Molecule: Bacterial small signal recognition particle RNA
Organism: Gemmatimonadota bacterium
């Protein structure tokens, strides 16, 4: 002090891992004061019929679980491209 190689520090792109709202799927679900449909039975009608409406039943709100999706986030690193010659490691020349 030069020259090459790697790394580092900055950029884009990919994937991975770690959280994740929403959606979804199993299970469970408001005894009366969620929502439908309302057997029996009750009431009103001369009679057609109606009326409220308990159980079951079917949905919803909400809960659980063990899962698929998952938007968008990271004091995680991983892969390729770049850009820069700041810094660090090696290696080789040159000079003192």
């Nucleotide at each position: 002090c030069c020259c090459c190689a790697g790394g580092u520090c900055c950029c884009c792109a990919g994937g991975g891992c770690g959280g994740g709202a929403g959606c979804u799927c199993u299970c469970g679900g408001a005894a009366u004061c969620c929502c439908g449909u309302c057997a029996g039975g009750a009431c009103c009608g001369g009679c057609a019929g109606g009326u409220a409406g308990c159980a079951g039943c079917g949905g919803u709100a909400c809960g659980u679980g063990u899962g698929g999706u998952g938007a968008c986030c990271g004091u995680c690193g991983c892969u390729g491209g770049g850009a820069u010659c700041g810094c660090c490691u090696g290696g080789g020349g040159c000079a003192c």